This is a predicted structure of a 74-nucleotide RNA (transfer RNA) from a Nanobdellota archaeon. It was read from a public genome assembly. Taxonomically the source falls in Nanobdellota (Archaea, Nanobdellati).

RNA sequence: GCUUGUGUAACUCAGUUCGGGAGAGUCCUAGUUUUGUAAACUAGAGGUCAAGAGUUCAAAUCUCUUCACAAGCU
Numbered sequence: 001g002c003u004u005g006u007g008u009a010a011c012u013c014a015g016u017u018c019g020g021g022a023g024a025g026u027c028c029u030a031g032u033u034u035u036g037u038a039a040a041c042u043a044g045a046g047g048u049c050a051a052g053a054g055u056u057c058a059a060a061u062c063u064c065u066u067c068a069c070a071a072g073c074u
Base pairs, nucleotide, nucleotide: 001073002072003071004070005069006068007067010026011025012024013023020057028044029043030042031041032040050066051065052064053063054062
C1' cells in the first nucleotide's frame, strides 16, 4: 500500500438474511419476601446503533467517505 471482518446500554452480545416496535443477560436503583443479609421474584433507570454524507415516506440495516481495532496478502 491492497483486501476482508468487527464497531449496538457501564460489560458480554442478538437484531442486518427480507428497510418500518432498538432488545436480552450481567451490573445499577427501588419494592416484595427475611429478625437481618444473601438468594429469589417484580418494577424502573440507562443508547445521539463508531463519525459524516447520500438514497428513501421511512436507515442499526442499503450506498459512499473517514476513524479505531483485528486478520490476511504484498
Its mean pLDDT, the model's own confidence on a scale to 100, is 82. It matches the Rfam family "tRNA". By type it is a transfer RNA.